[in-house]
This is a predicted structure of a 72-nucleotide RNA (transfer RNA) from Candidatus Levybacteria bacterium GW2011_GWA1_37_16. It matches the Rfam family "tRNA". It was read from a public genome assembly. The prediction has a mean pLDDT of 83.
RNA sequence: GCCGACAUAGCUCAGUGGUAGAGCAACACUUUUGUAAAGUGAAGAUCGGGGGUUCAAAUCCCUCUGUCGGCU
Numbered sequence: 001g002c003c004g005a006c007a008u009a010g011c012u013c014a015g016u017g018g019u020a021g022a023g024c025a026a027c028a029c030u031u032u033u034g035u036a037a038a039g040u041g042a043a044g045a046u047c048g049g050g051g052g053u054u055c056a057a058a059u060c061c062c063u064c065u066g067u068c069g070g071c072u
Base pairs, nucleotide, nucleotide: 001071002070003069004068005067006066007065010024011023012022013021018055027041028040029039030038048064049063050062051061052060
C1' cells in the first nucleotide's frame, strides 16, 4: 500500500428496513441468626463519528476513526 471482518448496556453477545433484546455484573426485595446460593422486581445502550437513500435505518450506500486478520 491492497483486501476482508468487526464496533449495540459495565462485560459477553443477539437483532439483515417498521416501538433495540438476552445472559452475566451492579441495585432493591424475598428467603437466612448472618453470608453465599436460589427466587422475584426495577433500572441500564437514541446502536463508534459524520453524511446520504427511504414514509421509516442498528440494519442499505459513502466517508472518517479504532480493533483484528490476510496479501504484498